[in-house]
RNA sequence: GGGGGUGUAGCCGAAUCUGGUACAGGCAACGGACUUAAAAUCCGUCGGCAGUGAUGCUAUGCGGGUUCGAAUCCCGCCACCCCCACCA
Numbered sequence: 001g002g003g004g005g006u007g008u009a010g011c012c013g014a015a016u017c018u019g020g021u022a023c024a025g026g027c028a029a030c031g032g033a034c035u036u037a038a039a040a041u042c043c044g045u046c047g048g049c050a051g052u053g054a055u056g057c058u059a060u061g062c063g064g065g066u067u068c069g070a071a072u073c074c075c076g077c078c079a080c081c082c083c084c085a086c087c088a
Base pairs, nucleotide, nucleotide: 001084002083003082004081005080006079007078010027011026012025020068029045030044031043032042033041047058048057049056050055061077062076063075064074065073
C1' cells in the first nucleotide's frame, strides 16, 4: 500500500439479513431473605443526566448524507483484529 472483519450499558452481548418500541440474555453492582458469620442459593432494583415528583432531555466509535423514520443504508475518518503485497 490492497482486501476483509469488528466497534451497542461498568464487562460480555442480542437486535443489522428484512430501516419501524435501542439495549433481550448473562456477569458485576446495590437492597433484602437464609446463616453464629460468610460462601452458595433465592427475591427485588439497575443506561446516563436533570427534577421532590409526574416527567423531560440524551445515548449504538466520530463527523456528514439519504429517509416520514437509521444501531441497520451511503460517504469520509478513527481504533483494534485477520489476510495479502512491498521495503530494510
A computed fold for an 88-nucleotide RNA from an Actinomycetota bacterium, annotated as transfer RNA. The organism belongs to Actinomycetota, within Bacteria. Its Rfam family is "tRNA". Rfam links the family to the GO term triplet codon-amino acid adaptor activity. The coordinates come from a structure-prediction model, not an experiment, and the mean pLDDT is 81. The sequence is in RNAcentral, with records from ENA.